[in-house]
This is a predicted structure of a 71-nucleotide RNA (transfer RNA) from Thyonella gemmata.
């Protein structure tokens, strides 16, 4: 130089074009003398910046990063 994959919350990780699941961490309530489990809530600008579409994590254009491969 090409070329192929990958980017989702703090971490992990899921999602046939139909409006982001989950588990573990974090906060806040409840239970309990207390403390732990347990049981409710809250936590997300999907790398970025464009395009198609009623609608994009999804599809496609450039870009940044990581990885791996050929000369």
């Nucleotide at each position: 130089a090409c070329c192929u994959u990958a980017a989702u919350a703090g971490c992990a990780a899921a999602a046939u074009g139909g409006u982001a699941a989950u588990g573990c961490a974090g906060g806040g309530g409840a239970c309990u003398u207390a403390a732990g489990a347990u049981c409710c809530c809250c936590c997300a600008u999907u790398a970025a910046a464009g395009g198609u579409u009623c609608a994009a994590c999804u599809c496609u254009u450039u870009u940044u990063u990581a990885a791996g491969g050929u000369c």
It matches the Rfam family "tRNA". Rfam classes the family as a transfer RNA. Taxonomically the source falls in Thyonella (Eukaryota, Bilateria, Echinozoa, Dendrochirotida). Its mean pLDDT, the model's own confidence on a scale to 100, is 82.